[in-house]
This is a predicted structure of a 251-nucleotide part of an RNA (large-subunit ribosomal RNA, domain VI) from Hemiaulus sinensis.
Rfam family: Bacterial large subunit ribosomal RNA.

Context: one part of a larger RNA
RNA sequence: UGUAAAAAAAUUGAGAGGAUUAAACCCUAGUACGAGAGGACCGGGAAAAGUAAACCUAUGGUGUAUCGAUUGUUGUACCCACGGCAUAGUCGAGUAGCUAUGUUUAUAAUAGAUAAUCGCUGAAAGCAUCUAAGCGAGAAACUAGCCUCAAAACUAAUUUUUUUAAAGAUGUAAUAGAUUAUUACUUUAAGAUAGGCUUAAUGUGUAAGAAUUGUAAAAUUUUUAGCUAAUAAGUACUAAUUUCUUUUAUA
Numbered sequence: 001u002g003u004a005a006a007a008a009a010a011u012u013g014a015g016a017g018g019a020u021u022a023a024a025c026c027c028u029a030g031u032a033c034g035a036g037a038g039g040a041c042c043g044g045g046a047a048a049a050g051u052a053a054a055c056c057u058a059u060g061g062u063g064u065a066u067c068g069a070u071u072g073u074u075g076u077a078c079c080c081a082c083g084g085c086a087u088a089g090u091c092g093a094g095u096a097g098c099u100a101u102g103u104u105u106a107u108a109a110u111a112g113a114u115a116a117u118c119g120c121u122g123a124a125a126g127c128a129u130c131u132a133a134g135c136g137a138g139a140a141a142c143u144a145g146c147c148u149c150a151a152a153a154c155u156a157a158u159u160u161u162u163u164u165a166a167a168g169a170u171g172u173a174a175u176a177g178a179u180u181a182u183u184a185c186u187u188u189a190a191g192a193u194a195g196g197c198u199u200a201a202u203g204u205g206u207a208a209g210a211a212u213u214g215u216a217a218a219a220u221u222u223u224u225a226g227c228u229a230a231u232a233a234g235u236a237c238u239a240a241u242u243u244c245u246u247u248u249a250u251a
Stems, first nucleotide, its partner, number of pairs: 005163007015149004021049001025045003033038001050107006059100004066093005071086006110144003117137004165247005171185004193239003196235005203227002209222005
C1' cells in the first nucleotide's frame, strides 16, 4: 500500500518448515530346526543411550553485598559496638532470577498408494507363463497422521460484535525489551501498576544491651534470637495529577 466504510475479537487451512535415531534384555522357547554343537522367524513387553523442545518442584551450579565468621589497617575521642579500604579483602552458607550435569515430554499407532520382490487367474502359443486384459501381498523411503508458521492463498477466505466516540502522547511497570514494539495498570462512588509499610515465607544461625560465672580468653541466660535482595498476601501512605494531540460525529 492492497484486501474490508471503520474498529475489535475468534476461526478455516491452500501452502511452507520441523520431527521421523537406535533398541540391550525378558516372554513366546531352550520350542521349530538339527546326530550333536548350537539355535530361530512371526508375535507381545521393554531399560539404558542419542537427538529435540519446554521447564526450575526436587538434585546441583551461580547468586558483586542476604546472613554469619575472620586478618591487617584506618575512622567514629577512648572500651564496647559499628563504618571505609585491601580481588565482594578472605572464608562458610544462600532467596529470586538464570542455568545442566537436573526434571518432564516427544522421537506413533494407524491408513493409503507403491519400489525391489512374491503371488492369483490367464491367453497370445490346446501345454507352460505374476501380464498381454484383470486382481492381490509388499519398505525407516512417498502421501496423510504428530508439532510449528500460515488469507499477500491478488480467486487477497469465513464467523461474531460495535458504530459513537476512537486512536495516540504523557505517567506507574513487566509475563516484554538495545531503541521501538508488545503486555498490565492509570484514582476520593470507581485504582493494587510500581515503591513504601504490615504480616508471612525463605536464608543465615542465637543480634545489641543487661545479668551471672570465670584471673582471663570466653561461656551461659534473656534468645528457634536478631537481621533478611529479587518471593506471597494485605494495605491508597507516595507516584500513576491537573492533562495534551489527531481524526470523526452532532449542533